Background:
Bacterial RNase P class A from a Pseudomonadota bacterium, 330 nucleotides, folded computationally. Its mean pLDDT, the model's own confidence on a scale to 100, is 78.
RNA sequence: GAAGCACGCCAGACCGUCGCUGGUGCAAAGCUCGAAAGAGCGCACUGGAGGAACGUCCGGACUGCACAGGGCAGCGUAGCAGGUAACACCUGCCCACCGCGAGGUGAGGAUCAGAGCAACAGAGACGAGCCGGUUCGGUCCGGGUGAAACGGGCAAUCUCUACGCGCAGCAAUACCAAGUAGGCCAGCGUCGAUGUGGCUCCGCGGAGCUGGCGGGUCGGUAGCAUCGAGCCGGGCGGGCGACCCCCGGCCCAGAGUAAUGAUGGUCACGCGGUCGUCUUCGCAAGAAGGCGGCGGCGCACAGAAUCCGGCGUACCGGCGGGCUUCACAA
Numbered sequence: 001g002a003a004g005c006a007c008g009c010c011a012g013a014c015c016g017u018c019g020c021u022g023g024u025g026c027a028a029a030g031c032u033c034g035a036a037a038g039a040g041c042g043c044a045c046u047g048g049a050g051g052a053a054c055g056u057c058c059g060g061a062c063u064g065c066a067c068a069g070g071g072c073a074g075c076g077u078a079g080c081a082g083g084u085a086a087c088a089c090c091u092g093c094c095c096a097c098c099g100c101g102a103g104g105u106g107a108g109g110a111u112c113a114g115a116g117c118a119a120c121a122g123a124g125a126c127g128a129g130c131c132g133g134u135u136c137g138g139u140c141c142g143g144g145u146g147a148a149a150c151g152g153g154c155a156a157u158c159u160c161u162a163c164g165c166g167c168a169g170c171a172a173u174a175c176c177a178a179g180u181a182g183g184c185c186a187g188c189g190u191c192g193a194u195g196u197g198g199c200u201c202c203g204c205g206g207a208g209c210u211g212g213c214g215g216g217u218c219g220g221u222a223g224c225a226u227c228g229a230g231c232c233g234g235g236c237g238g239g240c241g242a243c244c245c246c247c248g249g250c251c252c253a254g255a256g257u258a259a260u261g262a263u264g265g266u267c268a269c270g271c272g273g274u275c276g277u278c279u280u281c282g283c284a285a286g287a288a289g290g291c292g293g294c295g296g297c298g299c300a301c302a303g304a305a306u307c308c309g310g311c312g313u314a315c316c317g318g319c320g321g322g323c324u325u326c327a328c329a330a
Base pairs, nucleotide, nucleotide: 001326002325003324004323005322007320008319009318010317012267013266014265015264016263017262018261020048021047022046023045024044025043026042030041031040032039033038050301054312055311057310058309059308060307061306062169063168064167065166074165075164076163077162078161079093080092081091082090083089094108095106096105097104098103109160110159114158115157116154117153130143131142132141133140173222174221175220176219179217183213184212185211186210187209188208195204196203197202228251230250231249232248233247234246235245237244238243269298270297271296273294274293275292276291277290278289279288280287281286
């Protein structure tokens, strides 16, 4: 210098203006919406997407229901050891395969329990029979084909073994709570109620009326985002490592049609254009490259929705250190 391997990190920056949304304080009240429950309204300060927020594929937290124990069925996992709340995830080692190598991939238990295994070729394809030779004797040897042939292979076909799994999911679930229609209870009512013309009187009319309770629905609140499998920094901590332990600091988005935006300027990055200048190659025409000016375009994949740990997938580009192979020089 070229080609690679395996990791870690970033995902434009700053300023101005106008908005959206959460929190805290002023804060006691007041006003608005609503039947209520409850929600909103001012000012100040302040928080506001990601490495994958994605797919919803695994594993958990949480919640409700179920549950003496055992078995069957069903689903899942599969070398050995470890990590973890748990896992199908991760780490280390062994083995197999790929690569010159750094490394990568692995659905890596069992075929002396049973079943199954396409076509062509071949006498015969999962079954031992068949053919030739040989032997006292299916006693022994061989058999063109074919991926596999007189024995074995395949479990990523069923199956067996071992182990694990109760079912549903935040539209879970809990609480507050209209109208209407059912339900239950009490009182009054055919000895005429409620209603009504109308108004002490009288008349019409004819079976309900009033109150309370209870469940569900609309709606509202919690779950739900300040205390955890949390984040950051440190220890010459323990361990090969995944990871664990200790110390210090921090509080870090959160709606319910769903906020996290728009715009102006400056700078940075990438790719074309054009102008100037320089270098190299070339006889020349010209080509390649460096630097500077001007102006243009672009800036990926993608957007939380109960939360967390993984896996998988998408992605313009950029940065950092490590390792391998080859070439050259010393």